Source information:
Small-subunit ribosomal RNA from an uncultured bacterium, 1476 nucleotides, folded computationally. RNAcentral holds the sequence, with entries from ENA and SILVA.

RNA sequence: AGAGUUUGAUCCUGGCUCAGAUUGAACGCUGGCGGCGUGCCUAACACAUGCAAGUCGAGCGGUAACAGGUGUAGCAAUACAUGCUGACGAGCGGCGAACGGGUGAGUAAUGCUUUGGAAUCUUCCCAGUAGUGGGGAAUAACCAGUCGAAAGAUUGGCUAAUACCGCAUACGUCUGUAAAGGGAAAGCGGGGGCUCGUAAGACCUCGCGCUAUUGGAUGAGCCAAAGUCGGAUUAGCUAGUUGGUGGGGUAAUGGCCUACCAAGGCAUAGAUCGGUAGCCGGCCUGAGAGGGCACACGGCCACACUGGCACUGAGACACGGGCCAGACUCCUACAGGAGGCAGCAGUGGGGAAUCUUGCACAAUGGGGGCAACCCUGAUGCAGCGACGCCGCGUGAGCGAUGAAGCCCUUCGGGGUGUAAAGCUCUUUCGUCAGGGAAGAAACAGACGGUACCUGGAGAAGCAGCUGCGGCUAACUACGUGCCAGCAGCCGCGGUAAUACGUAGGCAGCGAGCGUUGUUCGGAGUUACUGGGCGUAAAGGGUGUGUAGGCGGUUCUUUAAGUUUGUUGUGAAAUCUCCCGGCUUAACCGGGAGGGUGCGGCGAAUACUGAGGGACUAGAGUAUGGGAGAGGAAAGUGGAAUUCCUGGUGUAGCGGUGAAAUGCGUAGAUAUCAGGAGGAACACCGGUGGUGUAGACGGCUUUCUGGACCAUAACUGACGCUGAGACACGAAAGCGUGGGUAGCAAACAGGAUUAGAUACCCUGGUAGUCCACGCCCUAAACGGUGCAUAUUUGGUGUGGGCAGUUCAUUCUGUCCGUGCCGGAGCUAACGCGUUAAAUAUGCCGCCUGGGGAGUACAGUCGCAAGGCUGAAACUCAAAGGAAUUGACGGGGGCCCGCACAAGCGGUGGAGCAUGUGGUUCAAUUCGACGCAACGCGAAGAACCUUACCUGGGCUCGAACGGCUUCUCAACGUCGUUAGAAAUAGCGAUACCCCGCAAGGGGGUGGAGUCGAGGUGCUGCAUGGCUGUCGUCAGCUCGUGUCGUGAGAUGUUGGGUUAAGUCCCGCAACGAGCGCAACCCCUGUCCUGUGUUGCCAUCAUUCAGUUGGGAACUCGCAGGAGACCGCCAGCGAUAAGCUGGAGGAAGGUGGGGAUGACGUCAAGUCCUCAUGGCCUUUAUGUCCAGGGCUACACACGUGCUACAAUGGACGGUACAAACCGCUGCAAACCCGCGAGGGGGAGCCAAUCGGAAAAAACCGUUCUCAGUUCGGAUUGCAGGCUGCAACUCGCCUGCAUGAAGCUGGAAUCGCUAGUAAUGGCAGAUCAGCACGCUGCCGUGAAUACGUUCCCGGGCCUUGUACACACCGCCCGUCACAUCACGAAAGUGGAUUGCACUAGAAGUCUGCACGUUAACCCGCAAGGGAGACAGCGGCCCAAGGUAUGAUUCAUGAUUGGGGUGAAGUCGUAACAAGGUAACC
Repeated sequence: AGAGUUUGAUCCUGGCUCAGAUUGAACGCUGGCGGCGUGCCUAACACAUGCAAGUCGAGCGGUAACAGGUGUAGCAAUACAUGCUGACGAGCGGCGAACGGGUGAGUAAUGCUUUGGAAUCUUCCCAGUAGUGGGGAAUAACCAGUCGAAAGAUUGGCUAAUACCGCAUACGUCUGUAAAGGGAAAGCGGGGGCUCGUAAGACCUCGCGCUAUUGGAUGAGCCAAAGUCGGAUUAGCUAGUUGGUGGGGUAAUGGCCUACCAAGGCAUAGAUCGGUAGCCGGCCUGAGAGGGCACACGGCCACACUGGCACUGAGACACGGGCCAGACUCCUACAGGAGGCAGCAGUGGGGAAUCUUGCACAAUGGGGGCAACCCUGAUGCAGCGACGCCGCGUGAGCGAUGAAGCCCUUCGGGGUGUAAAGCUCUUUCGUCAGGGAAGAAACAGACGGUACCUGGAGAAGCAGCUGCGGCUAACUACGUGCCAGCAGCCGCGGUAAUACGUAGGCAGCGAGCGUUGUUCGGAGUUACUGGGCGUAAAGGGUGUGUAGGCGGUUCUUUAAGUUUGUUGUGAAAUCUCCCGGCUUAACCGGGAGGGUGCGGCGAAUACUGAGGGACUAGAGUAUGGGAGAGGAAAGUGGAAUUCCUGGUGUAGCGGUGAAAUGCGUAGAUAUCAGGAGGAACACCGGUGGUGUAGACGGCUUUCUGGACCAUAACUGACGCUGAGACACGAAAGCGUGGGUAGCAAACAGGAUUAGAUACCCUGGUAGUCCACGCCCUAAACGGUGCAUAUUUGGUGUGGGCAGUUCAUUCUGUCCGUGCCGGAGCUAACGCGUUAAAUAUGCCGCCUGGGGAGUACAGUCGCAAGGCUGAAACUCAAAGGAAUUGACGGGGGCCCGCACAAGCGGUGGAGCAUGUGGUUCAAUUCGACGCAACGCGAAGAACCUUACCUGGGCUCGAACGGCUUCUCAACGUCGUUAGAAAUAGCGAUACCCCGCAAGGGGGUGGAGUCGAGGUGCUGCAUGGCUGUCGUCAGCUCGUGUCGUGAGAUGUUGGGUUAAGUCCCGCAACGAGCGCAACCCCUGUCCUGUGUUGCCAUCAUUCAGUUGGGAACUCGCAGGAGACCGCCAGCGAUAAGCUGGAGGAAGGUGGGGAUGACGUCAAGUCCUCAUGGCCUUUAUGUCCAGGGCUACACACGUGCUACAAUGGACGGUACAAACCGCUGCAAACCCGCGAGGGGGAGCCAAUCGGAAAAAACCGUUCUCAGUUCGGAUUGCAGGCUGCAACUCGCCUGCAUGAAGCUGGAAUCGCUAGUAAUGGCAGAUCAGCACGCUGCCGUGAAUACGUUCCCGGGCCUUGUACACACCGCCCGUCACAUCACGAAAGUGGAUUGCACUAGAAGUCUGCACGUUAACCCGCAAGGGAGACAGCGGCCCAAGGUAUGAUUCAUGAUUGGGGUGAAGUCGUAACAAGGUAACC
């Protein structure tokens, strides 16, 4: 620090996802040790049991228990007595219990944080000052009763104090202006010479206390400012409310409380309401700014079963105190009582989930005490949990061209791997044994026989988890076969899965590793740092203007902002740096820094602010001008449509792609004249004008708004923007009343159509128009908010002014309105002084797509509906611009037997052949639009043959290696069985080397490793082939342009059959294609001259022979054609047209030759080949059958339908090819197929071989025929082991359909079509097929509108599997979340009334009453109390609202789902342009 993912590819926008860190975690697998931390996040749910706050006998009366002593009695045991001593139950009294410990429910401010403040209190503690004199009356304990189950209550009596109450005194102190007045105390213990006293003691002294007061310290209370979550779908809240006065109350200010008076106070800088939440130091993350969190540790707050209340006290409205009410639990004798773990352990429950009913007060700290000491679940320790962080270990060295096992393999080998084994060592941790701390200044150590040290044995006891397609480090095999499964995102899996499962290997981390959850980061994806708004999400429809924000030049004052110095504070811990302590680290100790903040006191004055003065450049006013569909009202004009009246006139009109509905003989349309009425204003008219926008168009008048120009007289910053607010706001729509010619939703009819609730046509009502009132939305668009300033240009146009010209000309300037373009900007397109450039100010808006501008709520509206405006759920995209293709019922140019013009066919018939289908035991397999179908197959009777039935074989029908046996075996011949394969029997009976032993070869049997497969996959492949297409295209290098995909070149102007060539051009060149080079053919020449040829000479039946080398012909080599020449056209080019010459003229004709690529095209059955399957069978041998079937359908052909013909007779003229397992002549036989025969020929020599159409005659005469030949019968021939299934041919006989073929469709442009025959391959035989050859030999092409295919350019695109594309909505089914709904059930809360426990305060107090006062006493007084009344008030009750949650028959739309149904809306002109 980035990466993956939208596309065929690209750039951008934009979301989703990942890599990092983190954690009070949980879950899965695994688990050795230690240290330090940490551990109910859920039910502030309920709690059994034990403990968590006591202490003081040196305050007091005392003696229940324990121990001791003493005394009495007794021999003793023992009994009794005795507070005498140590001590001490219960009690009075003092101090503490308000600390420590827990929890986070409540609380959005009575809280917290930071910084200040004044009207306060403060036990214990410290320092100071002054005291501590003298009296009195009670009461618990205790004793005796009573009541009660208990808890406990109550009566009478005795007693003490540091308990309680007066009196005296009063330095301070308190009240009071002063004068004056009020108000204290307590003793206890140790020691002691003198003096006093019988003693106790007094007295002295020391210590601890007590009283009053001052100061300090500490702690606490109160006030203020600033900061402190989100919701406006919460906008108004408030009556003690805001302030004042008097009074009360408090430690203290204050409406804190009360009476009266005033009417205030808070709030868009967010009051009130509702939701959520303890706050902070800090913790996590981050470069930082920020964001998230609030567990442990520390500070503050709040709470203690729920609610209320006070008492005591220095301090509480009190966790382990009290009273009352409520809920719950427990005890009960049913009358009544008891309780509060959010203390430490622990239990149940809840939950994914969180520990021991441990030890000790040894340390630190706290309470009490003079102290000893006691108490302390605070604390110190231990236990449990890998929950976290940190550290250590599970061994180290040597050890093979490398064991075994396992895995892979190209079978050679490779990997695991120095890894193991083996050898040599070591002993951390652990274990066993021994010693043994510090922590403690003492006698006291829970931890703990712990840490640590020493010794012994022995490699011994100790490794897993996750991953391996990309992101992201790490790959193979097998299994599986869109199954099982994986998955964070993209996505894997449909028979070769590096993505599933397993194994081997590898990678990462390691006592852990993964997963899930959380937070931050990446995310500049809320943008302060640091984003945007023309088209991606996003500028408000437009203006006026309030608050607010921002604001021209200059002088002066101030010092709020700002800058700076100093100072206080910002607790500790944490963090950073340095140093130190545990063996290290985590952890801990010390020091320094930091703590971005707040306050105080100074200084500065540039800028901003505030106060004051001045200015004119912003803004406005004034004066003078001209322009304009600016607005409102009234009036008025002509053209046109329609209607009415009348005239003329007659059969149609109208409408459409074509029609029909409609109108018309009751007279239409057409035409003329007149009239009526409504609406809109042709030409001018213009990217011209005006207006803020919407918008505004005949003419005239009236009223009226704004802008512009000129002048520079006046004011003197008066300005810009603008949340709310207010006004305006097309069309449609609504209300009331008018109006209605034309047009025209709805509606009706006619067409179209599969349908047509549409497009087209005929009609037609709201509406469109006017007046008034609403509605308030538009693709209200420049998709571009307003204002100001700055920044190169060119060229139009509207308005004004100035100058100038002969000019209506030109120049300058201001304001508008367009186009093109520079810099700059932009993702690109594009914008570009009218900015989307550069800056400033202010407003509005955006944050993935869908759900959705929907729901609910509020508000506006008569309604329709508008404004504001979510969530659940769902997807990994949605989108912008540009690129290359493809496509279009887009455009342009061009080509092709593509159409057209022609000729002949197919489609109809019969037959042949192939295919489909059907059938069958099998009808083997493949090929399926063109580009499968006389195709693989250049030839299925057996064989072929792959199929079926049956019979056999299993090292096998063929082949290689090894071992072993046999020497002949195989074979051949004969024979038996059999359908044959095969089996049995008989006969036959090796070679080479070597003297030999033996070796080698060969054959067969047995065994073994390989075999074999026309079995599957052509979608695993090679090779070969088809097709677009012999179409003219397809690319590259360098350069240039573009962010890039890409473009350029290759486009353009001409031209060509051609990307052929020329010219131009940011391109210049090149390659594969085109063309040419190659072959055949057409003319000539040269050479050659047999087997070919024969003009001349001779010769023959015959080029037969001699001869010839001229001709033909064969072979070989050359020439020739190139727009070369001429003319015209063209740009002077390329070239085109015509002509000459020429055998041939513009590639002469034909062939071979097939670019980059497309179709997962075809072929595993030619061959080769990966993988899979099979191995007594899917192999192999054999016989027979099948591939030849037959209601049918299609393709390709043959033969015909006849006279341009058939039949018969005669006569001509080819080319090419083939032949020894062959071609076969002559001759003979047969009607013929054919048979016999065998000359000749390995072929320019011989043979196949007759060419046929043609031509010359004869006949037939338009008929199902002398056409046509199917079918069938009989008789034959040939090939072959064999023609039954199932060959070909011949003869005789038979003589079917068919009289030129519907829709549709094919071939062909010249030696072509058509037509005629010949040959060859395959082949024993079988050809209507195929491949070649020659003969005869046409017609037509105006032309490119249309059909099909193709090429180039351009355009649109939502397509890219590329139009056989994409894609929309209803309906049906399943499922999910949400809304509405008669209601129903909770929660919270407002208001009104009622109620009124405990308790404070207050009033009365007839009843009760020790201290003080009066009194001799009785008694009285003061004071206190019971009791009663009153104010306030918790729970509760009644009635009525509000908010919110859950649920609800039914219902509404939405999302998502497999290949459902119906149509075809959108994307191309999407077939009616689309959209709002």